[in-house]
Context: one part of a larger RNA
RNA sequence: AGCAUAUGGUGGAUGCCUAGGCAUCAGGCGCCGAAGAAGGACGUGACAAGCUGCGAAAAGCCGCGGGGAGCUGCAAAUGAGCCCUGAUCCGCGGAUGUCCGAAUGCGGGAACGCACCUGCGAAAGCGGGUAUCGUAUCGUGAAUAAAUAGCGAUACGAGGGGAACCCGGGGAACUGAAACAUCUUAGUACCCGGAGGAAAAGAAAGUAAAACAACGAUUACCUUAGUAGUGGCGAGCGAAGAGGUAAGAGCCCAAACCGUUUAUAGCAAUAUAAACGGGGUUUAGGACUCGCACAAAUUCAGUCAAACUGUUAGUCGAACGCAACUGGAAAGAGCGGCGAAACAAGGUGAAAGCCCUGUAGGCGAAAACGGUGAGACGAAGCGAGUAUCCAGAGUACCAUCGAGCACGAGAAAUUCGGUGGGAAGAAGGGAGGCCCAUCUCCCAAGGCUAAAUACGACCUGAUGACCGAUAGAGUUUAGUACCGUGAGGGAAAGGUGAAAAGCACCCCGGGAGGGGAGUGAAAUAGAACCUGAAACCGUAUGCUU
Repeated sequence: AGCAUAUGGUGGAUGCCUAGGCAUCAGGCGCCGAAGAAGGACGUGACAAGCUGCGAAAAGCCGCGGGGAGCUGCAAAUGAGCCCUGAUCCGCGGAUGUCCGAAUGCGGGAACGCACCUGCGAAAGCGGGUAUCGUAUCGUGAAUAAAUAGCGAUACGAGGGGAACCCGGGGAACUGAAACAUCUUAGUACCCGGAGGAAAAGAAAGUAAAACAACGAUUACCUUAGUAGUGGCGAGCGAAGAGGUAAGAGCCCAAACCGUUUAUAGCAAUAUAAACGGGGUUUAGGACUCGCACAAAUUCAGUCAAACUGUUAGUCGAACGCAACUGGAAAGAGCGGCGAAACAAGGUGAAAGCCCUGUAGGCGAAAACGGUGAGACGAAGCGAGUAUCCAGAGUACCAUCGAGCACGAGAAAUUCGGUGGGAAGAAGGGAGGCCCAUCUCCCAAGGCUAAAUACGACCUGAUGACCGAUAGAGUUUAGUACCGUGAGGGAAAGGUGAAAAGCACCCCGGGAGGGGAGUGAAAUAGAACCUGAAACCGUAUGCUU
């Protein structure tokens, strides 16, 4: 030195475990903000570095409920206290709430500096106000006479944030086409604006039918259907009507006409215009004229609301014993019982229906909020006639150029926009996929509208042929340490034991550490702590060289 056997060190694999995560389902809930948000900074404890809570009233203050013996968070110990005159704790409501942040008195390199006005105060100081923009009203008021611009005041509103979902304005490329240009990727990613708990859409100038019909807002799902179409007819893209379901809800203006006020013109009657009030709202139209009713039927998405119900604390809740066997420990084995609308689950020294927490099944709210909503208030009448009047104009439509429709210019309707032209007026107009006629359907150029639908930051419950510490989230005081000028990138790190019973005392040592003793079932469970593989390093013995 090698090999073998034994026994250690090191190391932290493996096994077991779970405090955490992942996914899905169901229900709830769904905006917050100048009454200062989201997010932070700095403080705040007897001692206090971190986390959590809170805010100079600072791990808290007040009220009302719940609860019932301990309490002063994670987190031990010490100290000092609180508590059945009900604490801690849980729920609801309220008070306080520094500084920064839209940040809003001005400034500023966020958490800082410096003001003015005003009330109180002897003062120190404390309270309130002072941003900008928009809208409304009032005041003031230039060039410039009237006026207007401007300036000022007051009131109200806005501003910023939000996981995804929604609407709108912009809008790629890689890629696919086995290259590539139309096309595709895709109106996707991304940027911007805006809204809400949903958003958008929505009450027919509709869908359809074609001999005759028929339906009746929107939205979503199933189906129609990978069909009809579209397409360098390539790659691909890809409907709709009908049918079945979910949910259901319809309304308001403009105008004609009547009136009031104001302005202008006029001596005036009056005319015109504007604002406001009444009227009226869709084709069996309305105004207008006449008649009937005048307060009931019915309807309602507005306001109030009885009652019921739910949420935010809780509460009751069945049934077992043994000493005996094993063991450190019984829930295991044995023996004998019992409950079950409860044999889901977790815990307890091991494996418990009957020990604990629970579970099945019941019960419960002073306060706040939600749902359904009797009822009340409020709003809304019907018919006949039809001469006249009204029914959304630089609109419809056309040309051209684009866009969007499943539809790439095509026979290309329907929809939207740029430019140029430009109607009719209900005896009118639009549509039915070029266009024309007949016929049918409808009434544009104003607006509102719950539910069924989308999503999940958040809350609750449940589930898993999901993970089990190199997994599962990146995450144990983690978006931390650390890296980067910055945008940004981004870790590692779990386990003593049933219980600290965490080794009194003695010995060696400066200590670290160790040897005894003791605890414990176990200490090769001693905190560098379950198990403790391999690499790697020793020790002992044997053999070989």

Predicted 3D model of a 545-nucleotide part of an RNA (large-subunit ribosomal RNA, domain I) from a Bacillota bacterium. The sequence was found in a public genome assembly.